[in-house]
């Protein structure tokens, strides 16, 4: 010096089991402000997430049993925690392995 390869944090899908809600919160959108994260190292975006704040839009319930309220089947682009599967550094430098 050429060509090949390997890991990450995360993403998302499918079971489960526990929860919330179902008196509509969360989920998604779409603005603002803010913080983080992004292979072993450095940068780091118009991508990513996380807070909060505003706007708009919107749902699936039935059953039993009760003094209160509580079981049970359900739904919900629900949370979370395991298991599997699938993509996976936006990109740019350096390093790592192999081979030449």
């Nucleotide at each position: 010096c050429a060509c090949a390869g390997a890991g990450u944090a995360g993403a998302u899908u499918c079971u489960a089991a526990u929860g919330c809600g179902u008196a509509a919160a969360g989920u998604g959108u779409c603005c603002c402000a803010u913080g983080a994260a992004c292979g072993g190292g450095g940068a780091g975006u118009u991508g990513u997430c996380u807070u909060g704040g505003g706007a708009a839009c919107g749902a699936a319930a039935g059953g039993c049993a009760u003094c209160a309220u509580g079981c049970c089947u359900g739904c919900g682009g629900u949370a979370u925690u395991a298991g599997a599967g699938u993509c996976g550094c936006a990109u740019c430098c350096c390093g790592c392995u192999g081979u030449u």

This is a predicted structure of a 100-nucleotide RNA (THF (Tetrahydrofolate) riboswitch aptamer).
The sequence was found by an Rfam model in a public genome assembly.
The model forms 82% of the base pairs in the Rfam consensus.